[in-house]
A computed fold for a 75-nucleotide RNA from a Candidatus Woesearchaeota archaeon, annotated as transfer RNA. Lineage of the source: Archaea > Nanobdellati > Candidatus Woesearchaeota. The sequence is in RNAcentral, with records from ENA. Rfam family: tRNA. Its family is annotated with triplet codon-amino acid adaptor activity in the Gene Ontology.
């Protein structure tokens, strides 16, 4: 140089085939409850430009193009 998949919260990830009511979980983080104190468990709460520009579109995390990183394979 080609070709294929991935990027979604602090980390792991659902959701994309088949656009459609507020972007959801688990663990993590804060507060509070509970304890003789931790953990654990309960309750609450905080965090997301859905990688990034454009574009279709009444509407895009999803569909279509460019780019950009990261895996693999070829060469």
């Nucleotide at each position: 140089g080609g070709g294929c998949g991935a990027g979604u919260a602090g980390c792991u990830u659902a959701g994309u085939c088949u656009g459609g009511u507020u972007a959801g979980a688990g663990c993590g983080c804060u507060a509070c409850g509970c304890u003789g104190a931790u953990a654990a468990c309960g309750u609450a709460g905080a965090g997301g430009u859905c990688c990034c520009c454009a574009g279709u579109u009444c509407g895009a995390a999803u569909c279509u193009g460019g780019g950009c990183c990261c895996g693999c394979c070829c060469a």